[in-house]
RNA sequence: UUAGAGUUUGAUCCUGGCUCAGGAUGACUUUUGGCGGCGCAUUUAAGACAUGCAAGUCGAACGGAGAAAUAUUGAAGUGUUUACACAGAGAUAUUUUUUAGUGGCGGACGGGUGAGUAAUACAUAGGUAACCUGCCUUAGAGCGGGAAAUAACUAAAAGAAAUUUUAGCUAAUGUCCCAUAAGACCACACUACCACAUGGUAGAGAGGUAAAAGGAGAAAUCCACUUUAAGAUGGACCUAUGGCUGAUUAGUUAGUUGGAGUGGUAACGGCACACCAAGGCGAUGAUCAGUAGCCGGGCUGAGAGGCUGGCCGGCCACAUUGGGACUGAGACACGGCCCAGACUCCUACGGGAGGCGGCAGUUGGGAAUAUUGGACAAUGGGGGAAACCCUGAUCCAGUGACGCCGCGUGAAGGAAGAAGGUCUUCGGAUUGUAAACUUAUUUUGUCAGGGAAGAAAAAAAUGACAGUACCUGAAGAAGAAGCACCGGCAAACUAUGUGCCAGCAGCCGCGGUAAUACAUAGGGUGCAAGCGUUAUCCGGAUUUACUGGGUGUAAAGGGCGAGUAGACGGUAAUGUAAGUCAGUUGUGAAAACUUGGGGCUCAACCCCAAGACUGCAACUGAAACUACAUAACUAGAGUGCAGGAGAGGAAAGUGGAAUUCCUAGUGUAGCGGUGAAAUGCGUAGAUAUUAGGAGGAACACCAGUGGCGAAGGCGACUUUCUGGACUGUAACUGACGUUGAGGCGCGAAAGUGUGGGGAGCAAACAGGAUUAGAUACCCUGGUAGUCCACACUGUAAACGAUGGAUACUAGGUGUAGGCAUGCAAGUGUCUGUGCCGGCGCAAACGCAAUAAGUAUCCCACCUGGGGAGUACGACCGCAAGGUUAAAACUCAAAGGAAUUGACGGGGGCCCGCACAAGCAGUGGAGUAUGUGGUUUAAUUCGACGCAACGCGAAGAACCUUACCAAGACUUGACAUGCAAAUGAGUAUCUAAGAAAUUAGAUAGGCCUUCGGGACAUUUGUGCAGGUGAUGCAUGGUUGUCGUCAGCUCGUGUCGUGAGAUGUUGGGUUAAGUCCCGCAACGAGCGCAACCCUCGUGGUUAGUUGCCUUUAAAAGGAACUCUAGCCAGACUGCCGUAGUUAAUACGGAGGAAGGAGAGGAUGAUGUCAAAUCAUCACGUCCCUUAUGUCUUGGGCUACACACGUACUACAAUGGCUAUUACAGAAAGAAGCAAAUACGCAAGUAGGAGCAAAACUAAGAAAAAUAGCCCUAGUUCGGAUUGGAGGCUGCAACUCGCCUCCAUGAAGCUGGAAUUGCUAGUAAUCACAGGUCAGCAUACUGUGGUGAAUACGUUCCCGGGCCUUGCACUCACCGCCCGUCA
Repeated sequence: UUAGAGUUUGAUCCUGGCUCAGGAUGACUUUUGGCGGCGCAUUUAAGACAUGCAAGUCGAACGGAGAAAUAUUGAAGUGUUUACACAGAGAUAUUUUUUAGUGGCGGACGGGUGAGUAAUACAUAGGUAACCUGCCUUAGAGCGGGAAAUAACUAAAAGAAAUUUUAGCUAAUGUCCCAUAAGACCACACUACCACAUGGUAGAGAGGUAAAAGGAGAAAUCCACUUUAAGAUGGACCUAUGGCUGAUUAGUUAGUUGGAGUGGUAACGGCACACCAAGGCGAUGAUCAGUAGCCGGGCUGAGAGGCUGGCCGGCCACAUUGGGACUGAGACACGGCCCAGACUCCUACGGGAGGCGGCAGUUGGGAAUAUUGGACAAUGGGGGAAACCCUGAUCCAGUGACGCCGCGUGAAGGAAGAAGGUCUUCGGAUUGUAAACUUAUUUUGUCAGGGAAGAAAAAAAUGACAGUACCUGAAGAAGAAGCACCGGCAAACUAUGUGCCAGCAGCCGCGGUAAUACAUAGGGUGCAAGCGUUAUCCGGAUUUACUGGGUGUAAAGGGCGAGUAGACGGUAAUGUAAGUCAGUUGUGAAAACUUGGGGCUCAACCCCAAGACUGCAACUGAAACUACAUAACUAGAGUGCAGGAGAGGAAAGUGGAAUUCCUAGUGUAGCGGUGAAAUGCGUAGAUAUUAGGAGGAACACCAGUGGCGAAGGCGACUUUCUGGACUGUAACUGACGUUGAGGCGCGAAAGUGUGGGGAGCAAACAGGAUUAGAUACCCUGGUAGUCCACACUGUAAACGAUGGAUACUAGGUGUAGGCAUGCAAGUGUCUGUGCCGGCGCAAACGCAAUAAGUAUCCCACCUGGGGAGUACGACCGCAAGGUUAAAACUCAAAGGAAUUGACGGGGGCCCGCACAAGCAGUGGAGUAUGUGGUUUAAUUCGACGCAACGCGAAGAACCUUACCAAGACUUGACAUGCAAAUGAGUAUCUAAGAAAUUAGAUAGGCCUUCGGGACAUUUGUGCAGGUGAUGCAUGGUUGUCGUCAGCUCGUGUCGUGAGAUGUUGGGUUAAGUCCCGCAACGAGCGCAACCCUCGUGGUUAGUUGCCUUUAAAAGGAACUCUAGCCAGACUGCCGUAGUUAAUACGGAGGAAGGAGAGGAUGAUGUCAAAUCAUCACGUCCCUUAUGUCUUGGGCUACACACGUACUACAAUGGCUAUUACAGAAAGAAGCAAAUACGCAAGUAGGAGCAAAACUAAGAAAAAUAGCCCUAGUUCGGAUUGGAGGCUGCAACUCGCCUCCAUGAAGCUGGAAUUGCUAGUAAUCACAGGUCAGCAUACUGUGGUGAAUACGUUCCCGGGCCUUGCACUCACCGCCCGUCA
C1' cells in the first nucleotide's frame, strides 16, 4: 500500500474489445478576467539575418609617439632711452597621463544548440606496471657572461578597397650562443626487496644531454624567471556490465583477424607501413535498414512496471556545409587561420568581405513562445602588484493567468416573505435574507506621509532593483465574477420553441407534435480568476499476465516421427566455491525525494540536518541446494534369454464369385429406367437363357466401439525379406534420460510429368426429364481420372477440434493379448481398448487413472470483429499452388455455453363438424342489400384476413344529416357571471320571400313593504359552440385466440445466474377433472358447482283459466293450465376391467344416467385490434367560422368486381276447392271486432280491451278431392304499361300495397368453398323491435322432421411432453448475392 462503471442478450453466465471517471504538460484554443509572490517562455525552419552589444587586459616587460604640469633655459618679436620689462616658439630635465606596435597572460572558461551519433557516446564499477597537466600549494637548488635580429618609425612604391612590397634604423621578461648543475632525461651493466605477463621501487657505478629575465621600491622586501620532487586540479586511453525497433535485413569482414618489425603518439594499439599466417564476427541476432544526444531525474502507478529527458545539474557532440592543420599546458578552436561548396554583400570587374544554434531584435515557417531595457551594487570569471578595466555570465526590471501558491470582490442584522422573472392543480410555489433598509468594518485598490535589509574583515565611500518591500494616516461598500454542466455512467429539472428538420454526441444513444438528451428561459449542480475544448503520456487495462493470463467448444496444440543446438534431469559420498546466503569496506556528485526542524505574515518557494538512493565493486566467511570435478550404485533407460498375438511394411506368385465384352446355340418383342416418364438398346434378333473365351479392378461371409501402426493408414490365399509392441526372467551396461528451435524424413484424396493399363465407376461434356427458369438434385450415355512403375505436389473437419514425458489421486462393469494359481467356477497381475461414476476442475456443456484433477520439465501457439490467411517481398514447385505474412480503411461489437418462448414441409400423445361418413347449400340466373371502384357540386364518416362487407344503421322522401349549392346570423340555436340601458314578452292576422327572416296591424301586460324584485330584450365583456385532428396521448366499452385449459404466487429445494422444481411422470377426464408416484408442501385466478329456462312427481293457491250445467246466474277444486315451495341423479346399487385407486364399460331401478338438454358466466395475457362519430377526456386547431339557421339537392349515381341473403329452375311439384293442429310476443297519439261497400289493396264503422278476459288472428307446411303430364310449361317471376289504395306539410329525384296486362334470365350451377351430430340439419309459417309510412334484414316462437360418424393417415386450429435453431419485432423471422 491495490475501488470501479457503461456497452453484445428477451433475460443469464463467460470470453472479449471499445468508452468513461483520476493525475500530468515548455502546451494550443473558445470565453471571461481584480491583486501579489515564486517559477517558466521558438517543442516548428541545425531556415535566413539589418543594427547594437557579448573578450579583453597589463606602461610595475619594451622602444617609440603624443598630452599636461613643474623646474632650468630660451629664438624671433613688442613696449620703452641702453639697462629693464613683456612675450613665449623651441630645447633639456622631472613628474603625471594616453596607447598604435613588439612582448606576456587570457581568447580551450563562461554563454548557446541537440543536427549528427545505437557507440571513438552515456551510466555504473574498475584498470593505466601504457600517460599528460599552464595558473595554484609544499619542499630542494639556481638566476654568471655574451650575441644577432625585428615590428613600431622613416623614405619610396602597388591597389578602387581589403591589403601588400622594397630599402633603412631600434628595444625588451621576444630569439640565439657559452658557462655551471643534480637524486632530471638517454643508453649500459649490478644489488636488495616486491609483483600483475611485458615489469615496479630503492641504492650505488661510469658515459652523454639540457637552464634562467628581469620589473617595482629609498630600502626591507615583493612580484616574475629556471630546474627537480611531490600534491591538488583538469584531462587522455583501456576493460566489464547496462539501456531502442525490424529476420518481409542471414550471412558479414582484405588493414579485415593475428604475428614479429619499423615509424608515429603524452601514451597502449593495424594508429600507419612492408612482410608472414588465414583468421575475426554471427540465431545469446553479426551485417543492413529505421529511429534517437545519454544520465541524475520528471510524470504516472499499490508495486513491478510504462512513458519521458523542456527548466536545474553532470557528460558528449556541434558552431553556414565538408576537409585540414597551425599556435598553445590545453583546440584540430562558436565571436582564430587555410582550402573547397552553397548563399548574402561591396567593387573602379582586376579582386575582396561575412557567418546570432551568445543577449536583445528582424523575417520566414507555425496552433504557438517575450524587451533592439538597467547595472556591474551583489555572486563569479579574465588581466593587472594595485588602483582599476572588461564581463548580454550574472543580478534586476519589462511582456504573457503559461504553471504552482496566497488574498479579495464584502460582513452582521433584516419577512410586507416587496416588485420583477419563472412555473402553476390558479390555491400557490420558487428566485429568497437574496434585494431594499439599518449597523459596523476597510484586506485589496486610490491619495498622502515615513521608509529598509540586501554592504562584507577598523573607518570612510559605494544600491541597478527603488522611493520598491514594509509601516502610518485619510475618504468611501466604495473599483473588482465568470465558465462548464444538469438522459445513464455522473452531483444537478421544469417551461416554451422545433418536429428524424435544425441540431447534440466521450460510450450507450437523443430528435418523426406532449424532447429532463436540440435551442432559449427560469431554477439547480460543480469549479472559481479562472472555466471548458483539443492534443499527448501513465492509470484504470490481470487488455502482453516477472509479480499476474490462457489454448476440448470463446482467439489459440505444429498432420506425424526419429533427432541437432538448447533447456530440464535418479541414489549415496568427497572436494571446489561460479550461482546462493551472511558480515565489513568503498562508491552510489550536488540538486531532487521522504522525515524532522527553521526563514519569508501563511503557502508556493528557500535554508539546515538525517534518512533513502533498493545499484556496482572489493575483502572475509558458510557449504544445505544448483553447478563443476572425482571415483561409486541400480529403482530410470537399454541389452541378453524364453514365449505367444497381430488387415504393421515391401516384393513375387496363386485363387474363386461378380460386372462388362467377344464367339456359338435356344428363343421372340420388347428391354431398360422413374414419383411418373423420356432420351437410350432392340426384328441387321436385344433383354432372358446355355456353353466356351478375353480382360481389368476389388476381395462377400468371417467382422467385433476387435487387432496392428508415430500419424496418414492397413482386410482373399501362399512364399521370401523386414520393423515394432507385449508377457516372463533378472544374466549384462550403469543415468546412457525427457523434451526438442532450426534442419531431415514420412504424409489421405484430388492434381502434375513420363511410360503402361483401362472391366466397372465417373468430374468435364452430350441428351432426356423436373422446373417460372434448372448451367442442379433424377435418368441414359460418357472423357480425364480411379489401377501399375518411376518422379513431383505437401495440403484436409490431417479431429479426441484435447502436444510429449514422469509421478500421484475412490470405485463398478465389458473386451483383446499374455502370465500366475485352481479340478472347475473363478481370483490375482501386466499391457491395450470401451462405458458408467466419486473427489477435484470447469463459464457452462462436460472431463474424471486413456483427466479437461494434483504437480514438475520441454516445445508449439493466442491477444476484438472485418479487411485476410489476402497484398507486396522472399523461399519452394513443371504448373496448379504452398510456406512465411502485413497495412490503410471500417465496426462496437464479433463470439462460447446455457435459459425462457416462438417456430420446424422434427418426433410422441390428445382434442375440436378439423378431416372422414352424410344432409343441405354458396360459387352459375334474377332481385334485395352491403362493400370496393368509378362518377359527382356532394355522392358525409367509420369498419378491411379469420375477428370489415343485410357491419355502426332496432328501419336516409323533409327531419335524421354529419356532405354539397344558394340565402342568412355573429355573445350567437344552447349554458352562465358581471356592468349599463330599456319594458316587454306572447298570441292572431296581412305583405315580401324558396324558407330562414324582415316589415306592419290588432289584442294584451306579473309581485311589491313602492326602495325594488322576477322575467325578457338590447349593448359591452368573460365566454358559448365544433360529428374539426390525434383510438399511436387516454378512460370506458367491445371483438379475437377461446368456454381453449390454462395462467400464477408464498415457503422450501436445486442452479454462480437467467431460471428450474411445484405445473413433469404412470393412468384418467369435457377439464391443471381426479388418483398414484415424486423435493416438494400449500394457495390464488380459471374448470366444475352455486343462477335462469326446459323435462318427472308432490304440495300449496285458484281468476280472466279449467270442469259441470248451460239460456243465464249459481256451483266445484278432480284434470289441463298458471306460479310459488319441495322431492329427484349421487357412479348411490350390482357385475367386469383397473394398482384393493381414480375411472371406464355393462346392467337394474327410474320421467331423466354418468355434465339429462340449453343459456348466462370469458383466467393471466396477445393483436399500439376497434371506437375521440354513443359518452367522457389531455393536447392541438377554427372563432362574422371548421359555429348556427333555412330551402333545395346528395347519402338511392353505374361500364364493372366481391360478400351476405331472398326467389327459383319444378311432379317429394304448381294451381283450385274443402278441412285440421301452435307457441311466444304486442296493443291507448294503441290494437281494433261485428256489420256494410269494393275483384283487391282498402273504405265506412267503432263493440271490446291498459289485457290467461278484448283485438290483431286467417297459422303455414300437412290432410282430402280434382286439374296439369316434362314443356322454358298451369315451372319461374324479373321487367314494363295501365288503373287504384294507404301513410304523410310533401311520395318527381326516392316509399309500401292492390288489380288487369306483360312474362326476362334461369332446366341444379367451373375452379373453389360454407353450415350442421338430434328435436339438430333441412323445411314451414307466426310474432316483435325499429317505425307516420317502408323488412328478402335482425331478434324470438312454434309445426313437420332426417341421414351419417369406420376412424384420426391427411388439411385447418388448439393443448401437453420432447428435439433442433445463427429466430426473440419471435418464419409475414433472420439472411446471401446482383442491380439501382

The prediction has a mean pLDDT of 85. The RNA shown here (small-subunit ribosomal RNA) has 1380 nucleotides and comes from an uncultured bacterium.